[in-house]
RNA sequence: ACCAAAUUAACUUAACGGUAAAGUAUCUGUUUUGUAAACAGACUAUAUAGGUUCAACUCCUAUAUUUGGUA
Repeated sequence: ACCAAAUUAACUUAACGGUAAAGUAUCUGUUUUGUAAACAGACUAUAUAGGUUCAACUCCUAUAUUUGGUA
């Protein structure tokens, strides 16, 4: 330099173009002599910028970051 893949919550992963889901963590409450566990709830996200579409995590383009490959 070229090719390919990935980017979603604090972390790990889901989501046939049609309400962004769950586990762990954190916080609150119940329970306990106290802690842990358990139970009930709360909080936090689609890398950035455009385009297509009635509607985009999803399709297209560019950029950024990461990984792998070719020379």